[in-house]
Source information:
TPP riboswitch aptamer (THI element) from Deltaproteobacteria bacterium CG11_big_fil_rev_8_21_14_0_20_47_16, 92 nucleotides, folded computationally. The model forms 95% of the base pairs in the Rfam consensus. The prediction has a mean pLDDT of 80.
RNA sequence: AUUUUGAGCAAGGGGUGCCCAGCGGGCUGAGAAUAUACCCUCAUAACCUGAUGCGGAUAAUGCCGCCGAAGGGAUUGCAAUGACAGAUACCA
Numbered sequence: 001a002u003u004u005u006g007a008g009c010a011a012g013g014g015g016u017g018c019c020c021a022g023c024g025g026g027c028u029g030a031g032a033a034u035a036u037a038c039c040c041u042c043a044u045a046a047c048c049u050g051a052u053g054c055g056g057a058u059a060a061u062g063c064c065g066c067c068g069a070a071g072g073g074a075u076u077g078c079a080a081u082g083a084c085a086g087a088u089a090c091c092a
Base pairs, nucleotide, nucleotide: 001088002087003086004085008078009077010076011041012040013039014038017027018026019025020024047072048071049070053066054065055064056063
């Protein structure tokens, strides 16, 4: 440089609970500690504080709702005018 493919890539931030006969099984969930993971990056909810909070359910639990237009929180870059990756050719 040409071409194939067709949606992410890089960096960063998070959480990992409850129950049982217990390293296995069950519940909710995107995810229940390493998962090649999952979610989130300005934001009304990724996540934390309040919180050993309040109300309702459950075998039990942030299981559901309120709290919550609360206070914090990674403040991004590139990309369908083609990301990542592959192939071919040329140059250094």